[in-house]
Context: one part of a larger RNA
Molecule: small-subunit ribosomal RNA, 5' domain
Organism: uncultured bacterium
RNA sequence: AACGAACGCUGGCGGCAUGCCUAACACAUGCAAGUCGAACGAAGCCCUGACUUCGGUUGGGUGCUUAGUGGCGCACGGGUGCGUAACGCGUGGGAAUCUGCCCUUGGGUUCGGAAUAACAGUUAGAAAUGACUGCUAAUACCGGAUGAUGUCUUCGGACCAAAGAUUUAUCGCCCAGGGAUGAGCCCGCGUAGGAUUAGGUAGUUGGUGGGGUAAUGGCCCACCAAGCCGACGAUCCUUAGCUGGUCUGAGAGGAUGAUCAGCCACACUGGGACUGAGACACGGCCCAGACUCCUACGGGAGGCAGCAGUGGGGAAUAUUGGACAAUGGGCGCAAGCCUGAUCCAGCAAUGCCGCGUGAGUGAUGAAGGCCUUAGGGUUGUAAAGCUCUUUUACCCGGGAUGAUAAUGACAGUACCGGGAGAAUAAGCUCCGGCUAACUCCGUGCCAGCAGCCGCGGUAAUACGGAGGGAGCUAGCGUUGUUC
Numbered sequence: 001a002a003c004g005a006a007c008g009c010u011g012g013c014g015g016c017a018u019g020c021c022u023a024a025c026a027c028a029u030g031c032a033a034g035u036c037g038a039a040c041g042a043a044g045c046c047c048u049g050a051c052u053u054c055g056g057u058u059g060g061g062u063g064c065u066u067a068g069u070g071g072c073g074c075a076c077g078g079g080u081g082c083g084u085a086a087c088g089c090g091u092g093g094g095a096a097u098c099u100g101c102c103c104u105u106g107g108g109u110u111c112g113g114a115a116u117a118a119c120a121g122u123u124a125g126a127a128a129u130g131a132c133u134g135c136u137a138a139u140a141c142c143g144g145a146u147g148a149u150g151u152c153u154u155c156g157g158a159c160c161a162a163a164g165a166u167u168u169a170u171c172g173c174c175c176a177g178g179g180a181u182g183a184g185c186c187c188g189c190g191u192a193g194g195a196u197u198a199g200g201u202a203g204u205u206g207g208u209g210g211g212g213u214a215a216u217g218g219c220c221c222a223c224c225a226a227g228c229c230g231a232c233g234a235u236c237c238u239u240a241g242c243u244g245g246u247c248u249g250a251g252a253g254g255a256u257g258a259u260c261a262g263c264c265a266c267a268c269u270g271g272g273a274c275u276g277a278g279a280c281a282c283g284g285c286c287c288a289g290a291c292u293c294c295u296a297c298g299g300g301a302g303g304c305a306g307c308a309g310u311g312g313g314g315a316a317u318a319u320u321g322g323a324c325a326a327u328g329g330g331c332g333c334a335a336g337c338c339u340g341a342u343c344c345a346g347c348a349a350u351g352c353c354g355c356g357u358g359a360g361u362g363a364u365g366a367a368g369g370c371c372u373u374a375g376g377g378u379u380g381u382a383a384a385g386c387u388c389u390u391u392u393a394c395c396c397g398g399g400a401u402g403a404u405a406a407u408g409a410c411a412g413u414a415c416c417g418g419g420a421g422a423a424u425a426a427g428c429u430c431c432g433g434c435u436a437a438c439u440c441c442g443u444g445c446c447a448g449c450a451g452c453c454g455c456g457g458u459a460a461u462a463c464g465g466a467g468g469g470a471g472c473u474a475g476c477g478u479u480g481u482u483c
Base pairs, nucleotide, nucleotide: 001482002481003480005479006478007477008476009475012355013354014353015352016351017350018348019347020313025311026310027309029308030307031306034072035071036070039069040068042066043065044064045063046061047060048059049058050057051056079266080265081264088191089190090189091188092187093186094185097183098182102179103178104177105176106175107174108173109172110144111143112142113141119134120133121132122131123130124129150159151158152157164171165170192238193237194236199229200228201227204226205225206224207223208222209221210220211219241263242262243261244260245256246255247254248253268289269288270287271286272285291302292301293300294299319345321344322343323342327341328339329338330337331336358388359387360386361385368379369378370377371376394419395418396417397416398415402410427472428471429470430469431468432453433452434451438467439466440465441464442463448455449454
């Protein structure tokens, strides 16, 4: 000098930041990912026409709601730092790759079919969840056609597509080329400590041929060879997410990696794949395990390292708040819906910055306190008194910008005007030397102080109190840690 700090005493206001560093411990409750009726069938409601035995039957709709089929999203955003000493990260290169939505270019969008959920009926179960029969639609599924500039090729040829909707403006769908973006892979260099770790390695190192992948490769497999790494520190052990940065320092360095930003890893523990352009997927699936809960004991349900919040741990870290108004994201032609991302508010002197707690005048130097050589000195212009001011706080009124075609959570906030009144607002540590600041009383090696030196055993400027003084100030001191 610094801090994501804590503790003690104290505490007026505002702005801007920051706030579980410990148990990646366990979690009650609510919310955090939906959306589309301009893909589809249906049910209910509403409006409406016709018939009516007034019970209803049947038709239409530009409407609304619901679950279901289908599409896109859920791989983003948000959290945490367990693991990882590694191509994980940083930096600079590389070739054997993929890329939904988006931009651009060239083509195409033809004919058919069989189902299935919803629904109805029956039925199993405590529930979770099913089973059987029957019916139905699609931008769901399947077949035929057309197919090149695409793929394969023995260069003869072979193979592969589509979906419609609508308010008639368009929005889509399929194939192929290019781009952009994103991602996967490889390499050089850099990136802790320990030798009281010296040898390590059999898919190990390389080759041939295959398999696999979007793609290279022992990534995997068969065969062949016997290699490969290592004192320029292999292997092993311990510790650790990395970086931009941050703190300190004149710098070189040293320490560090909260908040913000980039990358990585993880999502109760371990393993696995499915779907998909993209995951081996935090709020998806399956298996195993531990734990918790429900149960009719047969069987089931769950995963806050999302936002709040609870218990626990701890010296220690906040509200079960408001709004989608802005910015951004998902879906949708749109209207819009969703968004604990975000924007705000709440709590905390946790930090930084700013402001205030009054200003001027006022000497019989009042009273009181303390000291005293008892004369006086000091507190001290300090107070009172007089004259002013009103920042802040309080009351009243006006009142934005942020957003405009419309829409403001914040918020009647910021800010502006007026009013009354010194009114609402000072503490903490220290005073032996280092180190700015001294006396009295009490105590008597006791009680105690202390960062170091050291004080205290009867006059202690060092302990405790008082008066006085010094320093900093809404803080001050202590402890911890780093330079």